[in-house]
RNA sequence: UGAAUCCGUGCGGGAGAGUCCCUGGCCGUCCAGGGCGCCGAAGGAGCAAGUCCUCCCUUGAAUCUCUCAGGCACAGUCACCGCGCGGACGAG
Numbered sequence: 001u002g003a004a005u006c007c008g009u010g011c012g013g014g015a016g017a018g019u020c021c022c023u024g025g026c027c028g029u030c031c032a033g034g035g036c037g038c039c040g041a042a043g044g045a046g047c048a049a050g051u052c053c054u055c056c057c058u059u060g061a062a063u064c065u066c067u068c069a070g071g072c073a074c075a076g077u078c079a080c081c082g083c084g085c086g087g088a089c090g091a092g
Stems, first nucleotide, its partner, number of pairs: 001092001005088009018036001020035006037072003043068001044066003050059001
C1' cells in the first nucleotide's frame, strides 16, 4: 500500500398473507381490543448427510420445517442483493 472476509451504518432494490366479523373511539380516514382464518424474509426453535466414533453420546446448514414471537391497508431495525462510509483482520 492493500485483495478477500466479518461487524456497524447510509442509500437504492426487495415479497407473502382478511382491513373478514364484532365492540368501542374524534364513527370519514384511521386507532384500540376480541374472534376465527392466514403469511414467513427480523429474531427464535428443530433436524439430514456427514462428523466424533465399538455403540450410545457429541457436533451438524438453510431461503427446509415449526409458527413462540413478529406480521396480514399504509408503514416498518423485513431475509437477501448492489453501492458508499467507518472499523476489525489481512492474501499479495